Source information: The RNA shown here (SAM riboswitch aptamer (S box leader)) has 107 nucleotides and comes from Hufsiella arboris. Its Rfam family is "SAM riboswitch aptamer (S box leader)". Rfam describes the family as follows. The SAM riboswitch is found upstream of a number of genes which code for proteins involved in methionine or cysteine biosynthesis in Gram-positive bacteria. It was read from a public genome assembly, where an Rfam model found it.

C1' cells in the first nucleotide's frame, strides 16, 4: 500500500504544550474554552507477534508481559445493504454483506 488471515458487546490515566473543532466517510447523536482532537512525557489496559510449557507435527490450550506493534468517551457511538422472524406502523431481535480499525504475512 492492492491483498490474505484473525479479532472488534471487556479493559484502560494524568501532566505539559497547543488552542477549535473533533468522534473516517453519509445521515444522527454525541464531546469541545470546566480547553475537546493532536503532540510529548510518564502511566495504564490488553495479549496480535515474542517468551516459556502442553501436545508427533499442524492446530489449539495454558501461562509471563522483558521485547515488537497496538490501545486508554460512548457495542467499530448509532443508522444504512441484504435474508429471516416477530410486529397495525414507526419498529425490535438474529444471520450474513459492505466499509473501517488493529494485528501478523506479503508487495
Nucleotide at each position: 500500500c492492492a491483498a490474505u488471515u484473525a479479532u472488534c458487546a471487556a479493559g484502560a490515566a494524568a501532566g505539559a504544550c497547543u488552542g477549535a473543532g473533533g468522534g473516517a466517510a453519509a445521515g444522527g447523536c454525541c464531546c469541545g474554552a470546566u480547553g475537546a482532537c493532536g503532540u510529548c512525557u510518564u502511566a495504564g489496559c490488553a495479549a496480535c507477534c515474542u517468551g516459556c510449557g502442553c501436545c508427533u507435527c499442524c492446530a489449539g490450550c495454558g501461562u509471563a508481559a522483558c521485547g515488537g506493534u497496538g490501545c486508554u468517551a460512548a457495542u467499530u457511538c448509532c443508522u444504512a445493504u441484504c435474508u429471516g422472524u416477530u410486529a397495525a406502523a414507526u419498529g425490535a431481535c438474529a444471520g450474513a454483506g459492505a466499509a473501517g480499525a488493529u494485528a501478523a504475512u506479503g508487495c

Lineage of the source: Bacteria > Bacteroidota > Sphingobacteriia > Sphingobacteriaceae > Hufsiella.